The RNA shown here (c-di-GMP-I riboswitch aptamer) has 83 nucleotides and comes from Methylomagnum ishizawai. Its mean pLDDT, the model's own confidence on a scale to 100, is 80. It matches the Rfam family "c-di-GMP-I riboswitch aptamer". Gene Ontology term of the family: cyclic-di-GMP binding. It was read from a public genome assembly, where an Rfam model found it.
RNA sequence: AUGCUGCCAUGCUACACCUGUUGCGAAAUAGGGUCGGAAAGCUACAGAUCUUUGAAAUAAUCCAAGAUGGCUGAGUUGCAAAA
Numbered sequence: 001a002u003g004c005u006g007c008c009a010u011g012c013u014a015c016a017c018c019u020g021u022u023g024c025g026a027a028a029u030a031g032g033g034u035c036g037g038a039a040a041g042c043u044a045c046a047g048a049u050c051u052u053u054g055a056a057a058u059a060a061u062c063c064a065a066g067a068u069g070g071c072u073g074a075g076u077u078g079c080a081a082a083a
Stems, first nucleotide, its partner, number of pairs: 005080002012037002017032006035070001041076003045073003048068005054062002
């Protein structure tokens, strides 16, 4: 230095829920909160799920445009004890 790994320590983050704001909506954001997380840091590339428009209407399905990184994979970056 790299890989595996995640025990001590230093720390980091913040599910559900509540309030304000934005959005048609999924949801995002700020504050509170603290279920959890060794990448639960970042990236919408692939899949998956969800939302909206259209296809006469409902459901299903399809097209298009979006959302979700705490859904999975992948890419990329970071802290550290022992081996």